[in-house]
Context: one part of a larger RNA
Molecule: small-subunit ribosomal RNA, 5' domain
Organism: soil metagenome
RNA sequence: GAACUAACGCUGGCGGCGUGCCUAACACAUGCAAGUCGAGCGGUCACCACUUUGUAGCAAUACAGAUGAAGUGAUAGCGGCAGACGGGUGAGUAACACGUAGGCAAUCUACCUUUCCGUUCGGGAUAACUAGCCGAAAGGUUAGCUAAUACCUGAUACGACCACCGAGCGGCAUCGCUUGGUGUUGAAAGCAGCAAUGCGCGGAUUGAGGAGCCUGCGGCCCAUUAGCUAGUUGGUGAGGGUAACGGCCCACCAAGGCGACGAUGGGUAGCUGGUCUGAGAGGACGACCAGCCACACUGGGACUGAGACACGGCCCAGACUCCUACGGGAGGCAGCAGUGAGGAAUUUUCCGCAAUGGGCGAAAGCCUGACGGAGCGACGCCGCGUGCACGAGGAAGGUCUUCGGAUCGUAAAGUGCUGUCGAGGGGGACGAUUAUGACGGUACCCCUGGAGGAAGCCCCGGCUAACUACGUGCCAGCAGCCGCGGUAAGACGUAGGGGGCGAGCGUUGUUC
Numbered sequence: 001g002a003a004c005u006a007a008c009g010c011u012g013g014c015g016g017c018g019u020g021c022c023u024a025a026c027a028c029a030u031g032c033a034a035g036u037c038g039a040g041c042g043g044u045c046a047c048c049a050c051u052u053u054g055u056a057g058c059a060a061u062a063c064a065g066a067u068g069a070a071g072u073g074a075u076a077g078c079g080g081c082a083g084a085c086g087g088g089u090g091a092g093u094a095a096c097a098c099g100u101a102g103g104c105a106a107u108c109u110a111c112c113u114u115u116c117c118g119u120u121c122g123g124g125a126u127a128a129c130u131a132g133c134c135g136a137a138a139g140g141u142u143a144g145c146u147a148a149u150a151c152c153u154g155a156u157a158c159g160a161c162c163a164c165c166g167a168g169c170g171g172c173a174u175c176g177c178u179u180g181g182u183g184u185u186g187a188a189a190g191c192a193g194c195a196a197u198g199c200g201c202g203g204a205u206u207g208a209g210g211a212g213c214c215u216g217c218g219g220c221c222c223a224u225u226a227g228c229u230a231g232u233u234g235g236u237g238a239g240g241g242u243a244a245c246g247g248c249c250c251a252c253c254a255a256g257g258c259g260a261c262g263a264u265g266g267g268u269a270g271c272u273g274g275u276c277u278g279a280g281a282g283g284a285c286g287a288c289c290a291g292c293c294a295c296a297c298u299g300g301g302a303c304u305g306a307g308a309c310a311c312g313g314c315c316c317a318g319a320c321u322c323c324u325a326c327g328g329g330a331g332g333c334a335g336c337a338g339u340g341a342g343g344a345a346u347u348u349u350c351c352g353c354a355a356u357g358g359g360c361g362a363a364a365g366c367c368u369g370a371c372g373g374a375g376c377g378a379c380g381c382c383g384c385g386u387g388c389a390c391g392a393g394g395a396a397g398g399u400c401u402u403c404g405g406a407u408c409g410u411a412a413a414g415u416g417c418u419g420u421c422g423a424g425g426g427g428g429a430c431g432a433u434u435a436u437g438a439c440g441g442u443a444c445c446c447c448u449g450g451a452g453g454a455a456g457c458c459c460c461g462g463c464u465a466a467c468u469a470c471g472u473g474c475c476a477g478c479a480g481c482c483g484c485g486g487u488a489a490g491a492c493g494u495a496g497g498g499g500g501c502g503a504g505c506g507u508u509g510u511u512c
Stems, first nucleotide, its partner, number of pairs: 001512004006508005013384006019377002021342001026340003030337003035081003040078002043075005051066006088295003098218007107211003112207001115204005120154001122152002129144006160185001162183009190199003220267003227258003232255006239249002270292004274285004297318005320331004348374001350373003356370001357368004387417004397408004421453001423448005431439001456501005461482003467496005477484002
């Protein structure tokens, strides 16, 4: 000098764009943050055409009630899809975690996309519901009834899988590809509509995207850590397991494997694109944004599923908190707000789904603290303003003075103007397509009025730009370094003056 997720002191007008728990991965009151589909299903509730009863009336009709197939609306349950995304945090991790370059002849893939084929015949349950019982509650239990795009048997099989027997091609080989025969295994579901058709369901297939696994190389500190290792290293097994390779696991056999090119151990740490600094080389860092990873009160485990070993799912154990009728139960903000605590220190328990994106749905639509916005904080960057011109009796006043004067100083007053920002009044968007706007009567435009509402902070011995007076008297104090202060202090305190920067200015901390 530059930079900062900064803090502290003094001061503080406006706007735009950013940004805001670096500490206790400490504990959390309250609300919200993941639902959706009635065009999968049976119920239940409400409404209602029609029918019907009573009353009034000659009648039309009116009022009150009953029934209510079909229909309309709603939805606790069964069922489907989504809850593995999105959002948070950085604890752990020195590792194929990350970055980069490749590989999988060792793999999987819901929704979407391409193409092909099929969508057949039957069956038995169960929730909801009803009835009974237990419990303070959370909830549970027994019996009975019922449906499906829920579940199950059989049939069919373009194809797929497995076994055996062949043929051809490729490969160094394990083996791979194509193909023939026999046998085995092995699919399905309907809904809406008058219909065309649309949406689905099952088996395969193409693509895209995603996921899993493997390998080379690369990036921290300590040798005052030098030896480490028994599933350890390799092999065998048509072993187990997996979607799949593999000591991933197991049985047996061999005795290997790693290490001064730093093994093992210890410490520290999420990694990267990048950020800061620097002429560069390099050094330091990894907030915001983006990619990857890991975690979700602590530890462990699996279930479901295309996908999890699953933040707002389940089970077990633990610590903690809460409810209880003491028998037993409930909970997990490192989601958005918010509270306490810790700390030098970090925001609103706001508005909206209008936009973008996501889930579900045929759609209308519903949900969405993702997101879009507003609010708070000079925390940062950028822009603007706090006026302009004229004005000498160089006023008053302050300060200094050699008492002549000098200086603050065109500064003020005064005169003439201007109208940014702010204020008041009026109009009023884009963002949204033809409908829908939270922001928002916002941005922006016009009018009115009048200098009015808007300047501070640090420094002045040298480094370093800016000097005098008084006070103080090695005291009180200053200080980044050198050093000032013991009676004329340009270094302390105050004043006048001056210098620097300016809605900021200084200090402290950290990095180069």